The prediction has a mean pLDDT of 83. SAM riboswitch aptamer (S box leader) from Vampirovibrio sp., 108 nucleotides, folded computationally. Taxonomically the source falls in Vampirovibrio (Bacteria, Candidatus Melainabacteria, Vampirovibriophyceae, Vampirovibrionaceae).
[in-house]
RNA sequence: AGUUCAUCUUGACCAGCUGAGGGAAUAGGCCCUGUGAUGCUGGGGCAACCUACCUAAACUUUUUAGGAAAGGUGCCACUGCCUUCGGCGAACUGCCGAGCGAUGAGGU
Numbered sequence: 001a002g003u004u005c006a007u008c009u010u011g012a013c014c015a016g017c018u019g020a021g022g023g024a025a026u027a028g029g030c031c032c033u034g035u036g037a038u039g040c041u042g043g044g045g046c047a048a049c050c051u052a053c054c055u056a057a058a059c060u061u062u063u064u065a066g067g068a069a070a071g072g073u074g075c076c077a078c079u080g081c082c083u084u085c086g087g088c089g090a091a092c093u094g095c096c097g098a099g100c101g102a103u104g105a106g107g108u
Stems, first nucleotide, its partner, number of pairs: 001108001003106006013043005021032003027083003044076003049072003053067006080100001085097004
């Protein structure tokens, strides 16, 4: 870089430096932000995708369910903020799906 699978309406902030933007893309909204955006650093936390661990069941050394949270990530405004594509529709703070994006794990 590309690809496969899974998840994406829960949850989780303080400080130092920086100093104007940010909420992925297109477009329209709506929000956050000098009472400090963003980025970096330190500390703290959330969660349970992977490894290891514990319990139970099933089986042939793995699978399923639950638990805990040491390690590897990840994350810590608002549903991936809402819509933007298609379908259904009683036309909605609606439902389903696709596409795109993010994260994890495994191949190339």
The sequence was found by an Rfam model in a public genome assembly.